[in-house]
Context: one part of a larger RNA
Molecule: small-subunit ribosomal RNA, 3' major domain
Organism: uncultured bacterium
RNA sequence: UGACGGGGACCCGCACAAGCGGUGGAGCAUGUGGUUUAAUUCGAAGCAACGCGAAGAACCUUACCCGGUCUUGAGAUCCUCCUGACGGAGGGGUAAUGCCCUCUUUUCUUCGGAACAGGAGAGACAGGUGGUGCAUGGUUGUCGUCAGCUCGUGUCGUGAGAUGUUGGGUUAAGUCCCGCAACGAGCGCAACCCCUGUCCUUAGUAGCCAGCGCGUGAUGGUGGGCACUCUAGGGAGACUGCCAAGGAUAACUUGGAGGAAGGCGGGGAUGACGUCAAAUCAUCAUGCCCCUUAUGACCGGGGCUACACACGUGCUACAAUGGUGACUACAAAGAGAAGCGAGAGAGCGAUCUGGAGCAAAUCUCAUAAAAGUCAUCUCAGUUCGGAUUGCAGGCUGCAACUCGCCUGCAUGAAGCUGGAAUCGCUAGUAAUCGUAAAUCAGAAUGUUACGGUGAAUACGUUCCCGGGUCU
Numbered sequence: 001u002g003a004c005g006g007g008g009a010c011c012c013g014c015a016c017a018a019g020c021g022g023u024g025g026a027g028c029a030u031g032u033g034g035u036u037u038a039a040u041u042c043g044a045a046g047c048a049a050c051g052c053g054a055a056g057a058a059c060c061u062u063a064c065c066c067g068g069u070c071u072u073g074a075g076a077u078c079c080u081c082c083u084g085a086c087g088g089a090g091g092g093g094u095a096a097u098g099c100c101c102u103c104u105u106u107u108c109u110u111c112g113g114a115a116c117a118g119g120a121g122a123g124a125c126a127g128g129u130g131g132u133g134c135a136u137g138g139u140u141g142u143c144g145u146c147a148g149c150u151c152g153u154g155u156c157g158u159g160a161g162a163u164g165u166u167g168g169g170u171u172a173a174g175u176c177c178c179g180c181a182a183c184g185a186g187c188g189c190a191a192c193c194c195c196u197g198u199c200c201u202u203a204g205u206a207g208c209c210a211g212c213g214c215g216u217g218a219u220g221g222u223g224g225g226c227a228c229u230c231u232a233g234g235g236a237g238a239c240u241g242c243c244a245a246g247g248a249u250a251a252c253u254u255g256g257a258g259g260a261a262g263g264c265g266g267g268g269a270u271g272a273c274g275u276c277a278a279a280u281c282a283u284c285a286u287g288c289c290c291c292u293u294a295u296g297a298c299c300g301g302g303g304c305u306a307c308a309c310a311c312g313u314g315c316u317a318c319a320a321u322g323g324u325g326a327c328u329a330c331a332a333a334g335a336g337a338a339g340c341g342a343g344a345g346a347g348c349g350a351u352c353u354g355g356a357g358c359a360a361a362u363c364u365c366a367u368a369a370a371a372g373u374c375a376u377c378u379c380a381g382u383u384c385g386g387a388u389u390g391c392a393g394g395c396u397g398c399a400a401c402u403c404g405c406c407u408g409c410a411u412g413a414a415g416c417u418g419g420a421a422u423c424g425c426u427a428g429u430a431a432u433c434g435u436a437a438a439u440c441a442g443a444a445u446g447u448u449a450c451g452g453u454g455a456a457u458a459c460g461u462u463c464c465c466g467g468g469u470c471u
Base pairs, nucleotide, nucleotide: 007471008470009469010468011467012466013465015461016460019425020424021423022422023421026316027315028314029313030312031311032310033309034307035306042053043052064302065301066300067299068298069297070296073125077124078123079121080120081119082118083117084116087104088103089102090101091100092099106115107114108113127291128290130289131288132287136285137284138280139279140278141276143274148187149186150185151184152183153182154163155162156161167178168177169176193268194267195266196265198236199235200234201233202232203231204230207226212223213222214221239262242256243255244254245253246252318418322377323376324375325374326373327372328371334365335364336363339358340357344353345352346351384415389410390409391408392407393406394405395404431453432452433451434450435449436448437447
């Protein structure tokens, strides 16, 4: 000087408390450990690994295993020789790639050759998801969006260092005010950026009968018009600006007015100096080491999907604030050409036939669901719950046996609210309800976004956890 203390003082945070809903019990999904295996590829390991890398393992992916095959190699640069192609079509053989055969088939030219391509050969080399993240770059997590971390000059101290940055107030904030051997400055804070909440304006191939006309069984369907809604450009608006009280006459705090919004309006992006030899050599790059007829490359099949068990994260439930049936409403945000696919028809259904329209405010995906109304069930392992299994089908795709998703009929398990313990959340939040997208041929209970309905509680800071300042 720091760090630490079951030392002290002050302050903050869903940290506790007050509440609401979960996890831990059941079934299933998914990840991990362990075990097994020819292989179950590798990485991630308290918080900060475990629905994580993986925004999607049937083949491919794929790195693993078994078998078969290649050796200048799958692809790159250079040299020599031969050929004229490359490509396309066909045949043989194989589990398949490799392999073998047949046919067809270049351009320029000073005719020397050149370009390009294929084959053969020689080596220089290629190649490595092999090792080391404790040799590294880059990127990322975390403390933490916590309020801190420093510098120049000066001053003090023999020096390490101190001061400034401490103190009195105040703030979300090293935010600001006052004081002070300090005076200034930088990186952070805040603001500048984006979305959202109000209004004005500009513009009108979406919206409107608002006002008029036409038309229909019905619909902005149509003429017409930008008033409104909306869309997307510009602007206004909030600044403690105004009033009162408190305060040191300050910073600021409390209350009020006006206002769509009030003291940071709400949300996002933004992450200081550093910590953890934190993570990543398997995104990529890269030093060194290692392999070089193999630790490289290709193909077929298998595996990553195993299963006595243990843990994490989720989904569905255990029901009447519910289940089932019928009818009737109201969104937002997205995606679409090897795509979205309407109306119509077939099928109980998954889906199929067919193809209108749309590169989309125009068409399509696309009926939002919870909600509401009526009816029924009457507390039961049930008209709850749907695991598991059988049969019959559908879709994608060379191919659904290992190992996909969906539908119908049948089957109908555990489960009656969950021990110790433990998690999330302070408002359009929790809870609950659906919708969409990325990845993607197909394959979500995951992820990311979107809207609908919409609470309870916070006395307070003694205690638990984490953090900040002074001592």